[in-house]
The RNA shown here (Lysine riboswitch aptamer) has 183 nucleotides and comes from a Bacillota bacterium. Lineage of the source: Bacteria > Bacillati > Bacillota. Its mean pLDDT, the model's own confidence on a scale to 100, is 75. It was read from a public genome assembly, where an Rfam model found it.

């Protein structure tokens, strides 16, 4: 020189890039909640959770319920926009050991942490379904386009590029340096 194997680096690319923070600002909503009048209103009863049981507690024109009227009136999740901030498994999803919470106990079930395991290169669009106040917004599913990347095969060029096509996943790709190995 080159080949291959590890390994190091505050290393580097993918682009409508990924995550997060604050501010604004619509929507959530004239909605839920309170207060007032009004209807109903059973103690072997109703109510305090989504649901059953038990325990506690509250309860008579009273709790609770409202389809009824008026005062009053949010918020969270999610969105758009601006300024930063960490970042290239960036990051998301699925399950989920255990665990926390919905007046206390079990069950169920709902929310949120999580150890571990699998998937998924990234954006977009479409069917179906799911969450959701919602046609936004996300998440799962099928199907697809684009795009990076590395291999493989044909052209063309020539000194290692383009363009087509298959095809593989980020535990991936490229640099560059270090050890050890081929020649």
């Nucleotide at each position: 020189a080159c080949u291959g194997c590890a390994g190091u680096c505050u290393a580097g690319a993918g682009g409508u890039g990924c995550g997060u923070u604050u501010u604004u600002c619509a929507u959530g909503a004239g909605u839920a909640u309170a207060c007032c009048a009004g209807u109903u209103g059973a103690u072997u009863g109703g109510c305090c959770u989504a649901u059953g049981g038990g325990c506690g507690g509250c309860u008579g024109u009273a709790a609770a319920a409202c389809u009824u009227g008026g005062u009053u009136g949010a918020a969270a999740g999610g969105g758009a926009a601006a300024a930063g901030c960490g970042c290239c498994g960036a990051a998301g999803g699925g399950g989920g050991c255990g665990g926390a919470u919905g007046g206390c106990c079990c069950a169920u079930c709902g929310u949120c942490c999580c150890a571990c395991c699998c998937c998924u290169g990234g954006u977009c669009c479409c069917u179906g379904g799911g969450u959701g106040a919602a046609u936004a917004a996300c998440c799962c599913u099928u199907g697809g386009a684009c795009u990076g990347u590395c291999a493989c095969u044909a052209a063309u060029g020539c000194c290692u590029a383009u363009u087509a096509g298959u095809g593989g996943a980020g535990c991936g790709c490229u640099g560059a340096c270090u050890g050890c190995u081929u020649u």